[in-house]
């Protein structure tokens, strides 16, 4: 320098004018206890990395203090981390890449099912062609037997490869590789190393049923609490119980109702929940890291037909064109571009969308020192 | 806001791993029949199974992620 790999940060800046939401303060009015309305303000704050999809996990809420069994669902190498997770970190094994790095991960020897077509045979093996032996026959073949090395079929064919051996062959025998079992050693563990034994029948599929281990009660802020207004506390059905959204048990409430449907009413009203939190920034320490601990500083949206906007000026970035110059560069002018997207109870993740810019670490190739 | 469901010829649908390069009905096109039309008979065309990945030898079907569409959920008495 070129080509890449992994990750982090940002999502233009400053000023002015006119507006919007909210909080605080002040003034006026209503009310006269709380408070409410309007106005002022050179007072404070006002979208995101994904606010999105709602795919996981929690907080919080009500139902039991969240209990038992079954069903159902989820996760899946090991260890750690956390409030929790299917997240994250480190490590192990397998596969891909020259490499940085990336992708995958329980069990098929507990049992059941499936493996179309083709093929002899698709899982208690078997024999179409072939090879070999014997007989018949008489050189085309037929019958019986042996064999699985070779051919053929298929996505997949019963360890691989070489030598010996044999009528031909074959773990039949042997070396190496692979496999199973046992023991020892290292490691918390997944796993790895070494040694020995066994010639070694036992495919694939569990994002098929299933088995093993672990986890999960339900409900979602339209949860839930309070206030106000209005209407027919009406009709039908069900049940003697009702209450937690799969069932049963257990638990709680009630002894007189309770549930469902239809009908009726409410400007689908107002207040709370509501935003200070597993919060943000900085420093130090522990740890390889995820993360944790301690200290300091800070307050940072709370709308509800739903605010966070519009215009102007200067300037930064990128691209194109032109001019000048000391021409891989620099300066100036003009034009164009700047994405995805908008909080709605909150938080940790994942996934998806996205114009671009900058930075860090690393790899390969080539050249120079 | 929260929760649930669906997507297969133009339309309505069947399918639940291979017999599916997907079957049926209506609609469409051609021929026959008829004086003509309808009806009827025969034949034909028409599907990236919403999209993209994955599991599997093999996917409309199983798993994951998106896109689009639809539905439900207030309070009082």
């Nucleotide at each position: 320098a070129a080509a890449g790999u992994a990750g982090a940060u940002c999502a233009g800046g400053c000023g002015g004018u006119c507006g919007c939401c909210u909080c605080a303060a002040g003034a006026u009015c209503c009310a006269a206890c709380c408070g409410g309305a309007u106005c002022u303000c050179c007072g404070g704050g006002g979208a995101g990395g994904a606010a999105a999809g709602u795919c996981c996990g929690g907080a919080c809420u009500c139902c039991a203090c969240a209990g038992g069994a079954c069903a159902g669902g989820g996760u899946g190498g090991c260890c750690g981390u956390u409030a929790a997770c299917g997240g994250c970190g480190g490590c192990c094994c397998c596969g891909a890449a020259u490499g940085a790095u990336c992708g995958g991960g329980g069990g098929a020897a507990a049992g059941u099912g499936c493996c179309a077509c083709a093929g002899a045979a698709a899982a208690c093996a078997u024999a179409c062609c072939g090879c070999c032996c014997g007989c018949c026959a008489a050189c085309a073949g037929g019958c019986g037997g042996g064999u699985a090395a070779g051919g053929g079929u298929g996505a997949a064919a019963a360890g691989g490869c070489g030598a010996g051996g044999c009528a031909a062959g074959a773990g039949c025998u042997c070396a190496c590789c692979g496999g199973u079992c046992u023991g020892c050693c290292a490691g918390u563990g997944a796993u790895g190393g070494c040694a020995g034994a066994c010639g070694c029948u036992u495919g694939g599929u569990a994002a098929a049923c299933c088995c093993c281990a672990c986890c999960c009660g339900g409900u979602g802020c339209a949860a839930g609490a309070c206030c106000a207004a209005a209407u027919a506390g009406g009709a039908g059905g069900g049940u003697u119980g009702g209450g937690u959204g799969g069932u049963c048990c257990a638990c709680c409430c009630u002894u007189a109702g309770c549930c469902c449907u239809c009908g009726g009413g409410u400007u689908a009203g107002g207040u709370c929940g509501c935003u200070a939190g597993a919060c943000u920034c900085c420093a130090u320490g522990a740890g390889u890291a995820a993360u944790c601990a301690u200290g300091g500083a800070g307050c940072c949206a709370g709308a509800u037909g739903a605010a966070u906007g519009a215009c102007c000026g200067c300037u930064g970035c990128u691209g194109c064109u032109c001019u000048c110059u000391g021409u891989u560069g620099g300066a100036g002018a003009g034009c164009a571009g700047a994405a995805c997207a908008g909080a709605a109870u909150c938080c940790g993740g994942c996934u998806u969308a996205c114009c671009g810019a900058u930075c860090u670490a690393c790899u390969u190739u080539a050249g120079c020192c | 806001g929260c929760c649930c469901c669906g997507u297969u010829c133009g339309u309505c649908u069947a399918g639940u791993g291979g017999c599916c390069g997907a079957g049926g009905a209506c609609a469409c096109c051609g021929c026959c029949c008829u004086c003509u039309c309808a009806a009827g008979g025969c034949g034909g065309a028409g599907a990236u199974c919403g999209c993209g990945g994955g599991u599997u030898c093999g996917a409309a079907u199983c798993c994951c992620g998106c896109a689009c569409g639809g539905g439900g959920c207030a309070c009082c008495a």
Predicted 3D model of RNase P RNA and transfer RNA as a complex of 446 nucleotides. It holds a member of the Rfam family "Bacterial RNase P class A". The family's RNA type in Rfam is ribozyme. The prediction has a mean pLDDT of 79.